Bacterial RNase P class A from an uncultured Bacteroidota bacterium, 381 nucleotides, folded computationally. The sequence was found by an Rfam model in a public genome assembly. Rfam family: Bacterial RNase P class A. It is annotated as a ribozyme. Rfam describes the family as follows. Ribonuclease P (RNase P) is a ubiquitous endoribonuclease, found in archaea, bacteria and eukarya as well as chloroplasts and mitochondria. The coordinates come from a structure-prediction model, not an experiment, and the mean pLDDT is 77. The model forms 98% of the base pairs in the Rfam consensus.
């Protein structure tokens, strides 16, 4: 320099001049200050605050999660490491991670055969059948059988751990020596998860986002939550409407029964049981206030850690709309793209997108300028 990879920060700016929403002051239908849309505001996928179910719970079921540690209020989230698995020359990107020795299932097709198996091939040393040979009752050839084998070939994503020597009828962890994976006992280092070493023992897979087990968590519902004020109206219908007991004699305790709250279900628990509950039907209202923005906020520095973050000091208040407010026009100037008559000139373009209770993440989109690690290649000093 060039490609690349990681991480980041902007993503128009100035003046003038008319508007818009909100706070504040004031001489107050006027004036005057001050503020006014992101890094994701999106998705509505997690966790919380925070507000209702009157407080509070057990448990099954149902959901989420799962390698070590640490951050954090808290997370299925961050950081940093460990073990295995693909990408890429590399820097670096992806994925996985509890358990299959609890059990139960599945592995299509093709192949003999897919969880304990033999087609082809090999052997036939043992037993056995036939035939031929010879130095003749023994020896050896040739076919076949019982039987053995899982080394060679075949199918196929996998088919009895690999690679040698040895033995073997032929084979085979059958023996032995270097290797690979699981378990595990020592010794080192590490907080750990693991790593190296040594020694003992197993070795037909895989799949648990297949049922399943083991642990850990998890009430729900959600600002259209929820409480206030002001207007307004119109209720009807059906159930319940009880019992029993004690007493200090108050409808006071108690249990029993109706009904009904507590995310599904049980226990449990509370409320009503006469002007109260409860179902069904029907009416009315739909207007205002709060909630509503001081936060697990923001921004600088120091200082601890590798790092997510944590510690102390200073500084600052930065939207609260309810059909939905922050924009028009004017002039200059940047940036980027195109073209010439090229130290300047014409034209053009400007990315994803717009709050709604609030906060932390996750996931998705982002023209174009810029900054800094890191990697390969190239060339120069």
């Nucleotide at each position: 320099g060039u490609c690349g990879u990681a991480a980041g920060c902007u993503g128009c700016c100035u003046u003038g001049u008319c508007g818009c929403u909100c706070c504040g002051c004031u001489u107050a239908u006027g004036g005057u200050g001050g503020a006014g849309a992101g890094g994701a505001a999106a998705g509505u996928c997690c966790g919380g605050g925070c507000a209702a179910u009157g407080c509070a719970g057990u448990g099954c079921a149902c959901c989420a999660c799962a390698c070590c540690a640490c951050c954090u209020a808290a997370c299925g989230g961050g950081u940093g490491g460990c073990u295995c698995c693909g990408g890429g020359c590399a820097a670096c990107c992806g994925g996985a991670g509890a358990g299959c020795c609890a059990g139960u299932g599945c592995c299509a097709c093709a192949g003999a055969a897919a969880a304990u198996a033999a087609c082809a091939g090999c052997c036939g040393a043992u037993g056995u059948c036939g035939g031929g040979g010879c130095c003749a009752u023994g020896c050896u050839c040739c076919g076949g059988c019982a039987g053995g084998u899982a080394a060679u070939g075949g199918u196929g994503a996998a088919a009895a751990u690999g690679u040698g020597c040895g033995g073997u009828a032929a084979g085979a962890g059958c023996g032995c020596a270097c290797g690979g994976u699981c378990c595990u006992g020592c010794a080192u280092g590490g907080c750990a998860a693991c790593a190296u070493g040594u020694g003992g023992g197993g070795c037909g897979g895989g799949c648990a986002a297949a049922c399943c087990u083991u642990g850990u968590g998890g009430a729900u519902u959600g600002a259209a939550a929820g409480g206030c004020c002001a207007a307004g109206c119109a209720g009807u219908u059906g159930g319940u409407g009880u019992c029993a007991g004690c007493c200090a004699c108050g409808c006071g305790c108690u249990g029993a029964c109706c009904a009904g709250g507590c995310g599904g279900c049980a226990c449990g628990u509370c409320u009503g049981g006469u002007a109260g509950c409860c179902a069904a039907c029907g009416g009315g209202u739909a207007g205002g206030c709060c909630g509503c923005u001081c936060g697990a906020c923001c921004c600088c520095g120091a200082u601890c850690g590798u790092g997510a973050g944590g510690u102390c000091g200073g500084g600052g208040c930065u939207a609260g709309a309810u059909a939905a407010a922050u924009g028009g026009c004017a002039a200059g100037g940047g940036u980027c793209c195109g073209c010439c008559u090229a130290u300047g000139g014409c034209g053009g373009a400007a990315a994803c997108a717009g709050a709604a209770c609030c906060c932390g993440g996750c996931u998705u989109a982002c023209a174009g300028g810029c900054u800094u690690g890191c990697g390969a290649c190239c060339u120069g000093c």